FMN riboswitch aptamer (RFN element), 152 nucleotides, folded computationally.
The prediction has a mean pLDDT of 76.
Its Rfam family is "FMN riboswitch aptamer (RFN element)". A reference for the family is Vitreschak et al. (2002), "Regulation of riboflavin biosynthesis and transport genes in bacteria by transcriptional and translational attenuation", Nucleic Acids Res.
[in-house]
């Protein structure tokens, strides 16, 4: 240095302002945000300016997470409630379904990522119809990051 193993802490932003109404942060004009990895012809640094090295760069290009919903949970296992006990229900784990959006010019060998412009998305349950307000959520979470252990 790379892989493991236990543990610990991180781990998503966002309706100015105005109209209409009995009520709208929900309609309308306008506003405002962009989770986590990969890849990128970016950008900065450093480097003998060489090999190259760190950092950074995508909401719609690939994948993942978060919501719901199914199997399974019978063999073995973990967590929780009931059980006198056989064992039940229930979560978590595991699989699996479902899950949103880009073009157009331009430079260039080469653009899904540069650069200009113009577009477009954004579970679920409440509410005057919500990406952003309230709940589920002191809940999960992709993943990042330290610490310790064995060994190579």
């Nucleotide at each position: 240095c790379a892989a493991g193993a236990u543990u610990c802490u991180c781990g998503g932003g966002g309706u100015a302002a105005g109209g209409u109404g009995a009520a709208a942060u929900u309609c309308c004009u306008g506003a405002c945000c962009g989770g986590c990895g990969g890849u990128g012809a970016u950008g900065u640094u450093c480097a003998a300016a060489g090999c190259g090295a760190a950092c950074u760069a995508a909401g719609c290009c690939c994948g993942c997470g978060a919501c719901u919903c199914g199997u399974u949970c019978u063999c073995g296992g973990c967590u929780g409630c009931c059980a006198a006990g056989c064992g039940g229900c229930a979560g978590a784990g595991a699989c699996g379904a479902c899950u949103g959006a880009u073009c157009u010019g331009g430079u260039g060998a080469g653009a899904a990522u540069c650069c200009a412009g113009a577009g477009c998305c954004g579970a679920c349950g409440g509410u005057a119809a919500a990406g952003u307000c309230c709940g589920g959520a002191u809940g999960g979470g992709a993943g990042a990051g330290g610490a310790u252990c064995a060994a190579u």